[in-house]
Context: one part of a larger RNA
Molecule: large-subunit ribosomal RNA, domain IV
Organism: freshwater metagenome
RNA sequence: GUAACGCUGAAGGAACUCGGCAAAUUAGCUCUGUAACUUCGGGAGAAGGAGUGACAUUUACUGGGCAACCAGUAGAUGUUGACACUAAAGAGGAAGAAACGACUGUUUAACAAAAACACAAGUCUCUGCUAAUUCGAGAGAAGAUGUAUAGAGACUGACACCUGCCCGGUGCUGUAAGGUAAUGUGGAGAUGCUAAAGCAUCGAAAUUAAGCCCCAGCAAACGGCGGCUGUAACUCUGACGGUCCAAAGGUAGCGAAAUUCCUUGUCGGGUAAGUUCCGACCUGCAUGAAUGGUGUAACGAUUUCUUCACUGUCUCCAGCAUACGCUUG
Numbered sequence: 001g002u003a004a005c006g007c008u009g010a011a012g013g014a015a016c017u018c019g020g021c022a023a024a025u026u027a028g029c030u031c032u033g034u035a036a037c038u039u040c041g042g043g044a045g046a047a048g049g050a051g052u053g054a055c056a057u058u059u060a061c062u063g064g065g066c067a068a069c070c071a072g073u074a075g076a077u078g079u080u081g082a083c084a085c086u087a088a089a090g091a092g093g094a095a096g097a098a099a100c101g102a103c104u105g106u107u108u109a110a111c112a113a114a115a116a117c118a119c120a121a122g123u124c125u126c127u128g129c130u131a132a133u134u135c136g137a138g139a140g141a142a143g144a145u146g147u148a149u150a151g152a153g154a155c156u157g158a159c160a161c162c163u164g165c166c167c168g169g170u171g172c173u174g175u176a177a178g179g180u181a182a183u184g185u186g187g188a189g190a191u192g193c194u195a196a197a198g199c200a201u202c203g204a205a206a207u208u209a210a211g212c213c214c215c216a217g218c219a220a221a222c223g224g225c226g227g228c229u230g231u232a233a234c235u236c237u238g239a240c241g242g243u244c245c246a247a248a249g250g251u252a253g254c255g256a257a258a259u260u261c262c263u264u265g266u267c268g269g270g271u272a273a274g275u276u277c278c279g280a281c282c283u284g285c286a287u288g289a290a291u292g293g294u295g296u297a298a299c300g301a302u303u304u305c306u307u308c309a310c311u312g313u314c315u316c317c318a319g320c321a322u323a324c325g326c327u328u329g
């Protein structure tokens, strides 16, 4: 001296910083005490508070011993030393609010552990057994030595309250009629060669499958869920009306949101001061109901905001130890 690794620090205590990152705080055991909320299980070690050494005497119980007594556990009384008694080491910091996901679990071996995946649970569709589905060219096999409380496929994702309207498009399902339709059957008739017989070619009507058209059903199937305009005795607004279009015009909820461009929207709260945060409003650029909607106790190395405690993160750096390097001797 150092981009190494530790220790300590006056006063202040997050002023640092994207952000308390890192560090510090807390810590064992015994007693006490413990809120909102709650699915009554939890939350909870909530929070908060007290005790804790050594020595002497002694009580109860347990074990051993013939017994004296010894050991252990739980106490009681007294004495005594400290700033400090789980005296070293090891051993939760805590609280409040919000988002997302119910939870335990799983994941990008080697930059991502999450709000992603899974999950119990809900729903739909297929499947009656030589099952559907899947693998294989096949024999055959899985499904299953199972049988609809079973098996397969798809979506949602505990629980609570719910899950609106649209079948026009796409898709699926149904459909003894009709239209269209390949091929086949059919063969009126026509043509070529020709003297004829015959051979060859073309070929109308009629008949003929699935499919498609047509007709229905189905949205926890893929999906979709409006404009313009007038109107109330200040103004504003528009319960009400008109008109156009559409299959139907977004219901309940929620809403500047993990969704809001304008935007640091406006109001309120917190701060001396708040683009974040929380509560409202609704003007939803471009919310919305199993592509699930809205809540939710518990849970989370998740994300965001705040408070207390704590600290070299900082004001502002300093000293020490080890290691390494360098200089001089």
Stems, first nucleotide, its partner, number of pairs: 001324002004322001006320004011315002015313001020310001028052005037042001039158001053080012081085001093308007100300002105117002121156007133142003159295004164225003169222002171218004178213003184207002189202005226244005253287001254284001265281005